Background: A computed fold for a 1513-nucleotide RNA from an uncultured Planctomycetota bacterium, annotated as small-subunit ribosomal RNA. The prediction has a mean pLDDT of 82. It matches the Rfam family "Bacterial small subunit ribosomal RNA".
[in-house]
RNA sequence: AGAGUUUGAUCAUGGCUCAGAACGAACGCUGGCGGCGUGGCUAAGACAUGCAAGUCGAACGGACCAUGUGAUUGGGUAACUGAGAUCAUGGUUAGUGGCGAAAGGAUGAGGAAUGGAUAGGUAACGUGCCUUGUGCACCGGGAUAGCGUCUGGAUGCUUGCAUCCUUCCGAAAGGGGCGGUAAUACCGGAUAAUACCAUAGAAUGCGAGUUUUAUGGUCAAAUAGUUAAUUCUGGCAUAAGAGCGGCCUAUUCCCUAUCAGUUAGUUGGUGAGGUAACGGCUCACCAAGACAACGACGGGUAGCGGGACUGAGAGGUUGGCCCGCCAUAUCGGGACUGAGACACUGCCCGGACCUCCACGGAGGGCUGCAGUAACGAAUAUUGGACAAUGAGCGAAAGCUUGAUCCAGCGACGCCGCGUGUAGGAUGAAGCCCUUCGGGGUGUAAACUACUGUCAGGGGUAAGUAAGCUUCGGUUGAACUAACCCACAGGAAGUCACGGCUAACUUCGUGCCAGCAGCCGCGGUAAUACGAAGGUGGCAAGCGUUGUUCGGAAUCACUGGGCUUAAAGCGUACGUAGGCGGAAUUAAAAGCGUCUUGUGAAAUCCCCCGGCUUAACCGGGGAACUGCGAGGCGAACUGCAAUUCUUGAGGCAAGUAGGGGUGCACGGAACUCUUGGUGGAGCGGUGGAAUGCGUAGAUAUCAAGAGGAACGCCAGAGGUGAAAACGGUGCACUGGGCUUGUCCUGACGCUGAGGUACGAAAGCGUGGGUAGCGAACAGGAUUAGAUACCCUGGUAGUCCACGCCGUAAACGAUGCCUACUAGGUAGUGGGAGUUCUGACACUUUCACUGCCGAAGCAAAAGUGUUAAGUAGGCCGCCUGGGGAGUACGGUCGCAAGGCUAAAACUCAAAGGAAUUGACGGGGGCUCACACAAGCGGUGGAGCAUGUGGAUUAAUUCGAAGCAACGCGCAGAACCUUACCUGGGUUUGACAUGCUUGGAUGCCUGCCUGGAAACAGGAUUUGGCUGCCUUUCGGGGUGAAACUUGCACAGGUGCUGCAUGGCUGUCGUCAGCUCGUGUCGUGAGAUGUUGGGUUAAGUCCUUAAACGAGCGAAACCCUUGCCGUUAGUUGCCAACAGGUAAUGCUGGGGACUCUAGCGGGACUGCCGGUGUUAAACCGGAGGAAGGCGGGGAUGACGUCAAGUCCUCAUGGCCUUUAUGCCCAGGGCUUCACACGUGCUACAAUGGUGCGGACAGAGCGACGCAAGACCGCGAGGUGGAGCAAAUCGCAAAAACCGUGCCUCAGUUCGGAUUGCAGGCUGUCAACUCGCCUGCAUGAAGUUGGAAUCGCUAGUAAUCGCGUAUCAGCUACGACGCGGUGAAUGUGUUCCUGAGCCUUGUACACACCGCCCGUCAAGUCACGGAAAUCGGGAGCACCCGAAGUCGGAUUGUUAACCUUUUAGGAGACGUCUGCCUACGGUGAGUUCGGUAACUGGGACUAAGUCGUAACAAGGUA
Repeated sequence: AGAGUUUGAUCAUGGCUCAGAACGAACGCUGGCGGCGUGGCUAAGACAUGCAAGUCGAACGGACCAUGUGAUUGGGUAACUGAGAUCAUGGUUAGUGGCGAAAGGAUGAGGAAUGGAUAGGUAACGUGCCUUGUGCACCGGGAUAGCGUCUGGAUGCUUGCAUCCUUCCGAAAGGGGCGGUAAUACCGGAUAAUACCAUAGAAUGCGAGUUUUAUGGUCAAAUAGUUAAUUCUGGCAUAAGAGCGGCCUAUUCCCUAUCAGUUAGUUGGUGAGGUAACGGCUCACCAAGACAACGACGGGUAGCGGGACUGAGAGGUUGGCCCGCCAUAUCGGGACUGAGACACUGCCCGGACCUCCACGGAGGGCUGCAGUAACGAAUAUUGGACAAUGAGCGAAAGCUUGAUCCAGCGACGCCGCGUGUAGGAUGAAGCCCUUCGGGGUGUAAACUACUGUCAGGGGUAAGUAAGCUUCGGUUGAACUAACCCACAGGAAGUCACGGCUAACUUCGUGCCAGCAGCCGCGGUAAUACGAAGGUGGCAAGCGUUGUUCGGAAUCACUGGGCUUAAAGCGUACGUAGGCGGAAUUAAAAGCGUCUUGUGAAAUCCCCCGGCUUAACCGGGGAACUGCGAGGCGAACUGCAAUUCUUGAGGCAAGUAGGGGUGCACGGAACUCUUGGUGGAGCGGUGGAAUGCGUAGAUAUCAAGAGGAACGCCAGAGGUGAAAACGGUGCACUGGGCUUGUCCUGACGCUGAGGUACGAAAGCGUGGGUAGCGAACAGGAUUAGAUACCCUGGUAGUCCACGCCGUAAACGAUGCCUACUAGGUAGUGGGAGUUCUGACACUUUCACUGCCGAAGCAAAAGUGUUAAGUAGGCCGCCUGGGGAGUACGGUCGCAAGGCUAAAACUCAAAGGAAUUGACGGGGGCUCACACAAGCGGUGGAGCAUGUGGAUUAAUUCGAAGCAACGCGCAGAACCUUACCUGGGUUUGACAUGCUUGGAUGCCUGCCUGGAAACAGGAUUUGGCUGCCUUUCGGGGUGAAACUUGCACAGGUGCUGCAUGGCUGUCGUCAGCUCGUGUCGUGAGAUGUUGGGUUAAGUCCUUAAACGAGCGAAACCCUUGCCGUUAGUUGCCAACAGGUAAUGCUGGGGACUCUAGCGGGACUGCCGGUGUUAAACCGGAGGAAGGCGGGGAUGACGUCAAGUCCUCAUGGCCUUUAUGCCCAGGGCUUCACACGUGCUACAAUGGUGCGGACAGAGCGACGCAAGACCGCGAGGUGGAGCAAAUCGCAAAAACCGUGCCUCAGUUCGGAUUGCAGGCUGUCAACUCGCCUGCAUGAAGUUGGAAUCGCUAGUAAUCGCGUAUCAGCUACGACGCGGUGAAUGUGUUCCUGAGCCUUGUACACACCGCCCGUCAAGUCACGGAAAUCGGGAGCACCCGAAGUCGGAUUGUUAACCUUUUAGGAGACGUCUGCCUACGGUGAGUUCGGUAACUGGGACUAAGUCGUAACAAGGUA
């Protein structure tokens, strides 16, 4: 730092996605060690159990224990022993009392301000413990806890005692009566100030106040504890300090306007109450204010900050751990105590829930530490210790402390270490791949040598320790360094490997299974699925998921846009706001600079240091970009004052105009009415019909009526803010422009809300209605036609008044100002030039257009009328769809307008330009494309091919042109691939290995058989490898055969896996490249334009210059001439000969043959043309503008054809889908189509006679003459491997006879009979030919359609290949006779070039829209129903403060003392008020019959709306 993804490709816009970092995480696989951190994010839901706040005996009285003393006293002779008051010492501690319990710890529900942060204020306040001062502590009193005690029954009898049971009430919690007791508990009195209050002054301050004087009044205590020691600690008042709090102010702190108005204690005042303190904090009265677009009020969400994560930064997100603040403690309310609370482990009340219960009652609160179930994707031990650090209490020792310090669990995170190190093969095994040669894993292993971290065993105990102390001593929960020992031993996984993104192969699978962050993979060769091998990344972790920031300049302050991509309000006026001309002065708000306070610590950064290092920790610094205060400055902005004229406005004089409103008038046209003329149609269309018309239309003349619109002028022209404005005149009226030595003096620009205007359609009321004309009716068109076309026609269009408020309301371009080249045209003014005027020219102001420099822009384009360069203000945009829709609000009579989402869904949607393709777009050009002609096909019969049908099989392929007389240049068997049946299995054919061993092969024979084949024999004849040989043989196993194994074989599949070959566009003129140039680029240019050509042929122009493949030429053939050569060809002259013939001698002259040359090139002339290319005409010439014909087929298109010519990947088959054989089939036949032949006749048929070709073929052959047969043919065989012989007769044609227009002397199908030929067998299925006989359809062919432009069409025969023969009328060639028409491009078809449009690019056989039908999903409406929130009104009213009352109770004080008073307690009550109830609304959400549209979904239905002029723009 970027990358992927819209396209055939490109640029830009724009979204989606990825790579990075982070985490209180979770999940999957895996897991060696240690250090430091961290760990219920969900149910502020519920909690068993234990612990988390106590301490002080040096405040107090007791009780108990121990020791001492020992009054008194018992036993004992005594020694001695026992009880024991009092007192003292030590210890324990239930209670009174003091301090603490308001801290520490937890959590984030609530709360958008009673909160947090920062800076200030408190002259409006408080403060226990602590510190420093000053002063004081006198005299009394009454209680109370603790403590002690409490009753009833039974029996006995001495009648008031004894004994026994029980021991005030209660289950418990707890409570009561009586008696008496202490204090640093409580109370009274005294004293007291610079404390407090009141009054009166003084000083001072801007002021609220502060200081101070005088007088009067008021308020205190514990002289207690302790010590060897007035030693220490405590008490009271007061003044200060420190620290900690309360309150107030300013600034700032999320989303929402689909929340715009809110508020009655509300805002302020006066007075009172209340508080530590200000204050509507509360109350009474008075006033009517207060807040709000700088967002009040309402709704939603949320603890805030230091900081954390990310980022280059600015920012964005976040607030877990640590620190500060706030809030909360089961839910709600309340106060008490106290320095401090409205109090987490205090109190009272109400609710919910739970526990105990003897049913009467009572108790509880883990959001403390552990822990439990539950919830959940998910989060730990019911651990140790007060050793340290702190906290509370205490004089202290000390006690308490789930604060804290430690340990345990979890790879949850960060950091560190290890799982060995070195050597070790042309390289083991295994596995994988392979072109089978090899390669990879891989120095990796084994093996050798070495080391010893960590874990393990042993072991040391420094340190964390400071303290306390009776000076003796004592304190570690937990952690642990150093050191020694042995063993390579105990320690590696996970994800990825198509691109992004580092890393590739094989197998399996076959749009299946699956993958996927995006693009996308998978339909038989998957680097994308699954597995394996290999490779890459990270590593005790790796990957996935989730979330945040980044990339994203994709909300743009830094740092974006708005003509066409999303985006300028339809237009103006104008409020708030924002911004604002020149000069001077003043002050200093902004601004700058300096100083200063603060910005807690921790964190981040830098330096140094401590743990072996690091993480971590310590010290110091910097920083904390902020806020406050003070000084200085005065350029700029603002504020204040004064001045100015250029912005703006005014005045005056001119001036143009469809600017607006009203009234009046006018002509043309139209329709209607009346009358006249007239007499059959009119009208309308592509063509028609509906319609009108003999009751007189249309047409025409005259008169009249009506409504609407204003031709020409008229223009790229004018006016207006826009919408809009067009006959003429008048009246009223708005604005603009020009000129001026006039006036004011910044009065300006923009403009959220707001207001006004605002096309057409539409709505309301009342008029009007000629024409036009939604709806509607009819006629056409059509498959349909609710359309386009036609005939009618109502609303409407017109007027008045009132609504509506929208348009592609567009320049798709907001308004204002300034600046930045020009040229040209128009409109309206002014000035100058010339003696004057017209005209003209120059210049200037305003407006309207076009072209264009620079610049800008993605490009198209724009360009002084900016989309350039700047400034000001407003509006608007943030992917496509859903949707300008729903809900809500608001406006409207309605229609509807304005405002305006979400769920869900897609990876695009969209812009500009490029290349193609296409168009029922355009231009130019060409072609037997049409036209002009000639002849056909389509009708008939037959032949042939195809479809279909049939069949055991009718083998297969070819399918618009470009399949169909095609593969097939020859299906009776063979061919043959098909069917039936029979037979065979290393095979009919190839190669290798292997067994055997001298046999084997050919020919002949026998049996079965249809044959193939199988079997056989006493085997007829012949052959029998190579080397050597003494011919006896020996050797070999390589020929042949044979056994077995590999394999052969396949016309089986895939032409959509392929090669090769071929068709087609098309013999059309195109298709490209190099360099250069232009363009951001795809690309363009060249190759376009102007001419010309058959041609991208050539010329010319031109940012192109050249080149290649095509075209042309070169090649073959044909047409003329020359030359060379004359055999088999030829025969002019000479000679010979014949019935005749180049027959012979000869000849090369000619024809001809076949070699080589020549010839034609727009070369010449004239004209046209750009001095061109070229065209037209002409001459000459055998031939003239490519002379005719052929071969030759560019880049490419059609997944065109062919796996059945051949070759070939993959798949399938292997006693069969191979091979052999016989018979059958490919030849079927109701029918349909293609291609042909023969005809329908007289331009003919037929008989007779006569003439003229070319090119071929011939030995498995062509075959003459001769003879036989009517003939096909037969016999026979001369000649000929052929310019020699043969096939071979050419036919049409010419001459002549007959036929005379008919189903015929046309036509020949069909059928019968008789023959011929071929064939190794065989013409039944299924050949050809001949003769005789038979004699069908057919009388020129509907719609439609084919060929042909000259030696062509038409017509006539001849030959050849294949081949035994032939279904050939086919195919390929050859010659004979030999036309007509056109010189054009309107149309049909096809093609080429240029241009244009495009939403197409699989490219129009394209794309694509809507209803309906099916499935899935989310959402809206909805009768109704369920639940939540915040309020309002009323009812009820616990506890409690405050107020009122008080026939109850009452130690301290007072008095006039049986008592009364004050006060207190209790009780009753008023206001307020939690919970609860009722009611009417409001708001948010859930469910819902039914209903509405929306989105998505390979192959459903109907049409064809859009994209091309998309067929009606």